Model confidence (mean pLDDT): 80 of 100. Predicted 3D model of a 72-nucleotide RNA (transfer RNA) from Candidatus Vidania fulgoroideorum. Taxonomically the source falls in Candidatus Vidania (Bacteria, Pseudomonadati, Pseudomonadota, Betaproteobacteria).
RNA sequence: AAGUUGUUAGCUCAAUGGUAGAGCAACGGAUUCUUAAUCCGUUGGUUGCGUGUUCAAAUCAUGUACAACUUA
Numbered sequence: 001a002a003g004u005u006g007u008u009a010g011c012u013c014a015a016u017g018g019u020a021g022a023g024c025a026a027c028g029g030a031u032u033c034u035u036a037a038u039c040c041g042u043u044g045g046u047u048g049c050g051u052g053u054u055c056a057a058a059u060c061a062u063g064u065a066c067a068a069c070u071u072a
Stems, first nucleotide, its partner, number of pairs: 001071007010024004018055001026042005048064005
């Protein structure tokens, strides 16, 4: 310098262009003499950042930042 892949909740990861979810964690409650375990519920998201296409974008196009890898 060129190319490929990735970026979504505190963490690990899902999600056919059509309401952004799960597990763990955190918080509250039930149970228990107490703790642990178990059960129920709640909170937590500018889907890395812009622009565009579309009635509608995490998803498509494009620019850009960061990380990993490949080639030179």